A computed fold for a 94-nucleotide RNA from Paenibacillus wynnii, annotated as c-di-GMP-I riboswitch aptamer. RNAcentral holds the sequence, with entries from Ribocentre. Its mean pLDDT, the model's own confidence on a scale to 100, is 84.
[in-house]
Parts: sequence; structure tokens; C1' cells
RNA sequence: CUUGAACAAAGGCAAACCCGUACGAAAGUCGGGGACGCAAAGCCACGGGCCUUCCGUCAUGAUUCUAUCAUGACCUGGCAGCCGGGUUACUCAA
Repeated sequence: CUUGAACAAAGGCAAACCCGUACGAAAGUCGGGGACGCAAAGCCACGGGCCUUCCGUCAUGAUUCUAUCAUGACCUGGCAGCCGGGUUACUCAA
């Protein structure tokens, strides 16, 4: 330096769930508790995928019809513990 994650050792992170005069429309995030698990379950929204719909746009339909409502698509925001990719890294072994 590259590859691997068996044997150890030191550690690390933290699912579900619960709490919160926390943030948010929501998805979700944050803090505390808690551990299902994780060799990158460290970091990054580049690609795919998934979730969200307050506001806005378009289309269609309905109605009490110059407006309102519903549905779908887009926009918006998110998920790194969905996969791929990029990047950094402890220990041991080859």
C1' cells in the first nucleotide's frame, strides 16, 4: 500500500418502542432513555429506488359553477440502518 473480516483486544454507532411546551404541513430531524442489529449502521443526495404533499403549477372530474372541492402528475422536503457510487478510518490476518 492492497485485499479480507475468521480469531482476539480496545472501542464505536444505535432499530423498534417510550418521553419531550423541541423543529416541521408531512415524511422526517433533534435531545434523553432503550438495544434490534451493524466492519464502516462514519461522512457525502451523484445514480436508482422509497416516503412526503403546506404552498405553487398542469390535467381530469364533480358541485351550490366567473369560484370551490376531489384525484393524478410535477414541484417541495426527506430517507446514507434500501441498493449502487465517492470519500475518510481502528484492530488483526494474508

Taxonomically the source falls in Paenibacillus (Bacteria, Bacillati, Bacillota, Bacilli).